[in-house]
Record summary:
This is a predicted structure of a 73-nucleotide RNA (transfer RNA) from a Methanosarcinales archaeon. The RNAcentral record of the sequence draws on ENA. The organism belongs to Methanosarcinales, within Archaea. Its Rfam family is "tRNA". Rfam describes the family as follows. Transfer RNA (tRNA) molecules are approximately 80 nucleotides in length.
RNA sequence: GCCCGAGUGGCCUAGCUGGAGGGGCGCCAGACUCAUAAUCUGGAGGUCACGGGAUCGUACCCCGUCUCGGGCA
Numbered sequence: 001g002c003c004c005g006a007g008u009g010g011c012c013u014a015g016c017u018g019g020a021g022g023g024g025c026g027c028c029a030g031a032c033u034c035a036u037a038a039u040c041u042g043g044a045g046g047u048c049a050c051g052g053g054a055u056c057g058u059a060c061c062c063c064g065u066c067u068c069g070g071g072c073a
Base pairs, nucleotide, nucleotide: 001072002071003070004069005068006067007066010025011024012023013022019056027043028042029041030040031039049065050064051063052062053061
């Protein structure tokens, strides 16, 4: 330099037939307990790596950039 794959709350992960993001752990509050843990209930937290484009509408399609991994040279 070229090719392929990946980037989603603090961490891990689902969602690609485009109709707008769900789960687990963690965190906060409450219930239970003498208290803590466990358990149960509720809640907060996401510019879907970044910029642009197409579309009525994009995490998902197109272009470029960045980061990580792999391959070829």